[in-house]
RNA sequence: GGGGCAGUAGUUUAGUGGGAAAACACUGGAAUCGCACUCCAGAGACCGAGGGUUCAACUCCCUCCUGCUCCA
Numbered sequence: 001g002g003g004g005c006a007g008u009a010g011u012u013u014a015g016u017g018g019g020a021a022a023a024c025a026c027u028g029g030a031a032u033c034g035c036a037c038u039c040c041a042g043a044g045a046c047c048g049a050g051g052g053u054u055c056a057a058c059u060c061c062c063u064c065c066u067g068c069u070c071c072a
């Protein structure tokens, strides 16, 4: 320098055009003499940044940034 993959909640991930979801973590409650385990409930991300297409974009297209990887 060129090619590919990934970027979504505090963490790990799902989500291939019309509801952003789960687990763990966190908060409150129940249970226990108390702690842990367990059960119930709740809060939390407008999706890496900017533009474009579309009635409508996490999703499709372009550019850029970051990480991993392949070729030279």
Base pairs, nucleotide, nucleotide: 001071002070003069004068005067006066007065010024011023012022013021018055026042027041028040029039030038048064049063050062051061052060
Molecule: transfer RNA
Organism: bacterium